This is a predicted structure of a 351-nucleotide RNA (Bacterial RNase P class A) from Pelolinea submarina. It matches the Rfam family "Bacterial RNase P class A". The family's RNA type in Rfam is ribozyme. Of the family's consensus pairs, 97% are formed in the model. Taxonomically the source falls in Pelolinea (Bacteria, Chloroflexota, Anaerolineae, Anaerolineales). The sequence was found by an Rfam model in a public genome assembly. Its mean pLDDT, the model's own confidence on a scale to 100, is 76.
RNA sequence: CGGGUUGGCCGGAUGAUCGCGGCAUGCACCGCAUGUCGAGGAAAGUCCGUACUCCAUAGAGCACGAAACCGGGGAAACCUCGGGACGGGGUAACCUGUCGGAUAGGGCCACAGAAACAUACCGCCUUUCGGGGUAAGGGUGAAAUGGUGGUGUAAGAGACCACCGGGAACCGCAGUAAUGCGUUCGCCGGGCAACCCCUUUCGGGAGCAAGGUUAAACAGAUGCCUGGUCUCCACAGGCCGCUCACCUGGCCGGCGCAAGCCGGCGGCGUCAGGUAAACCGCUCAGACAGAUGAUCAUACAGGCAGGCUUUGCCUGCCGGACAGAAUACGGCUUAUAGACCAACCCGGGUU
Numbered sequence: 001c002g003g004g005u006u007g008g009c010c011g012g013a014u015g016a017u018c019g020c021g022g023c024a025u026g027c028a029c030c031g032c033a034u035g036u037c038g039a040g041g042a043a044a045g046u047c048c049g050u051a052c053u054c055c056a057u058a059g060a061g062c063a064c065g066a067a068a069c070c071g072g073g074g075a076a077a078c079c080u081c082g083g084g085a086c087g088g089g090g091u092a093a094c095c096u097g098u099c100g101g102a103u104a105g106g107g108c109c110a111c112a113g114a115a116a117c118a119u120a121c122c123g124c125c126u127u128u129c130g131g132g133g134u135a136a137g138g139g140u141g142a143a144a145u146g147g148u149g150g151u152g153u154a155a156g157a158g159a160c161c162a163c164c165g166g167g168a169a170c171c172g173c174a175g176u177a178a179u180g181c182g183u184u185c186g187c188c189g190g191g192c193a194a195c196c197c198c199u200u201u202c203g204g205g206a207g208c209a210a211g212g213u214u215a216a217a218c219a220g221a222u223g224c225c226u227g228g229u230c231u232c233c234a235c236a237g238g239c240c241g242c243u244c245a246c247c248u249g250g251c252c253g254g255c256g257c258a259a260g261c262c263g264g265c266g267g268c269g270u271c272a273g274g275u276a277a278a279c280c281g282c283u284c285a286g287a288c289a290g291a292u293g294a295u296c297a298u299a300c301a302g303g304c305a306g307g308c309u310u311u312g313c314c315u316g317c318c319g320g321a322c323a324g325a326a327u328a329c330g331g332c333u334u335a336u337a338g339a340c341c342a343a344c345c346c347g348g349g350u351u
Base pairs, nucleotide, nucleotide: 001347002346003345004344005343006342007341008340010338013298014297015296016295017294018293020038021037022036023035024034025033026032027031040322044333045332047331048330049329050328051327052207053206054205055204061257062256064203065202066201067200068199069083070082071081072080073079084099085098086097087096088095089094100198101197105196106195107192108191109190121138122137123134124133125132126131146164147163148162149161150160151159165188166187167185168184169183170182172181173180174179211280212279213278214277220271221270222269223268224267225266226234227233228232235249236248237247238246250265251264252263253262254261255260300320302318303317304316305315306314307313308312
């Protein structure tokens, strides 16, 4: 100097004129005047959590659902920081995937292959030719008595040995821990739990159009279907002249199940009438069809071109992304012109 990686921060400024909304004050008052304030790092997505509100009340019951390496932060979060084991990409800095249990039990491993809860097809050795021994070599496969090399053997084989891999024991060392290292042992068939399952932990629903207060208004008429005790009615009865209301009982539905509570008890239409208002919730911007804008100028970040006295300056032109609050907050994800800062990696040059 160039390229790359990770993290942080900013993301437009000032003034003038006009315009819009809130608030305050004043006035000659229903509109003017003055002053002042007025959108983000994501306001987006609505993927999570919480505050708050209403309903419900079994969480130490059953069912159902979710989570699962270790430690810290955090109210919590499919949140975040750091670490461990096994992987993947990159020369590297770095980025990224997975994570309880297979010795509680059940089940599956197609096809191929001789055989996939254990076996011997080919092969090798041996033979009295009946057979016996073998799992080193070949073959099939995702996977076939752990791998490589040797000793040994009739031929072989952890049968034995060296190293490696896995496992177990010791709790020896380090660490808060996950785990790592060490010693000894020949102990050596596995995989799948995003198959059933087991262990532990957690778990109510809906949402600011939640919810609360106040005010205002209303009206019924009629058709068809099914059934009956049939100009009337619609679960049954009581009260009652009848309907509504009320009471008793029954049936159906909802809150996962109990309890308890809530709603309904013919079905399908047509015509007609009333209401949808104000305030709170609600905000250091606080709207309610929803304001926070437009123009000009100056400077500035940056780019391009030209000139010059080339550590820089001058002139001209271009030009500032993604994007827009609606109860609030903590996260995650997505979009983003450009400027700056720090650390690390790689390459080149110089000293």